[in-house]
The part of an RNA shown here (large-subunit ribosomal RNA, domain VI) has 249 nucleotides and comes from Corbierea miniradiosa. Its Rfam family is "Bacterial large subunit ribosomal RNA". The organism belongs to Corbierea, within Eukaryota.

Context: one part of a larger RNA
RNA sequence: CGCUUAGAGCAUUGAGAGGAUUCGAGUCUAGUACGAGAGGACCGAUUUGAACAAACCAACGGUAUGCCAGUUCUCGCUCCAGCGGGAAACGCUGGGUAGCCGCGUUUGGAUGGAUAACCGCUGAAAGCAUAUAAGUGGGAAACCAACCUCAAGAUGAGUGCUCUCCAUUAGGCCGCAGCAAGAUAAGCUGUUUGAUAGGUGUCAGGUCUAAGAUCAGUAAUGGUUUAAGCUGAGACAUACUAAAGGCCG
Numbered sequence: 001c002g003c004u005u006a007g008a009g010c011a012u013u014g015a016g017a018g019g020a021u022u023c024g025a026g027u028c029u030a031g032u033a034c035g036a037g038a039g040g041a042c043c044g045a046u047u048u049g050a051a052c053a054a055a056c057c058a059a060c061g062g063u064a065u066g067c068c069a070g071u072u073c074u075c076g077c078u079c080c081a082g083c084g085g086g087a088a089a090c091g092c093u094g095g096g097u098a099g100c101c102g103c104g105u106u107u108g109g110a111u112g113g114a115u116a117a118c119c120g121c122u123g124a125a126a127g128c129a130u131a132u133a134a135g136u137g138g139g140a141a142a143c144c145a146a147c148c149u150c151a152a153g154a155u156g157a158g159u160g161c162u163c164u165c166c167a168u169u170a171g172g173c174c175g176c177a178g179c180a181a182g183a184u185a186a187g188c189u190g191u192u193u194g195a196u197a198g199g200u201g202u203c204a205g206g207u208c209u210a211a212g213a214u215c216a217g218u219a220a221u222g223g224u225u226u227a228a229g230c231u232g233a234g235a236c237a238u239a240c241u242a243a244a245g246g247c248c249g
Base pairs, nucleotide, nucleotide: 001153006164007163008162009161010160011159012158016150017149018148019147022050023049024048025047026046027045028044034039052108053107054106055105056104060102061101062100063099067095068094069093070092071091072087073086074085075084076083077082111145112144113143118138119137120136121135171248172247173246174245175191176190177189178188179187196242197241198240199238200237201236202235203234205231206230207229212225213224214223215222216221
C1' cells in the first nucleotide's frame, strides 16, 4: 500500500508451505518350527540403547573480564598499618550467584489409507487352464493423511464475537521507565488510579572469619572480638528518584 471500502480490539478456519519419518542390541515365544546333524527362525510380546531433533537449567558440570579471597613485582597516598593504580585487552592463583550453555535433564519418531514390484481368491472368453476380461484380497523406509511449525498478499485477500457513532469517541501512535524481547526495526510490560527501572531495607546465594582493638610470642605468625566483613545480575518489600507530556482518530 492492498483487503472489507465507517473505525477498532480479541479470537479463529486452513488453500498452501516447511520440519520430522532413522538404526541397533537383549529377553520371552523357543533351543520351538525346520534340519540326519551342525545349526536355527518368521510372526508376536517386551526391555534397553546409538545417532538425530526440540525444550529446559531442579540436580551434575562449564563459563561468569573485577563478586570474594590469597599472592609476587612496581608506583603512589601517609613513615607503620591499611588501601589504591599498573603488571600485553583478568598480573597470577583458588572459588563463584544470575544469565547463557552441555558433558546434564526431559520429551519425540504412535497409527491409518490407497498402492509398486510381487503373491492370491472366484472366474469366463477358450467345456480345460488362467490372479483379469466382470468382480475381489494381501503387499514397501517411497505416496497421502496423521504428528510439529508457519500460514487469508489464499488480490479467490475468508470467518466469529465484542466495542465506538461524530465525541480530542472505541482504539492507536510518538515520547518516557524498561524487559526473561532484541543488530536496528519489531514484540512485550509499565507510565502516579504506578512496583517499570534505579535506590533503600530484609533475605537467598557467593566468598570464607574484614578493619580496628586486645591477648600470646623476640619475631614471622596465631587466638579473641567474628560464620565476621564485603558482595553483579536473584526473591520479597518499600514511591525515596525517574516514568512531564504530545498527537492521530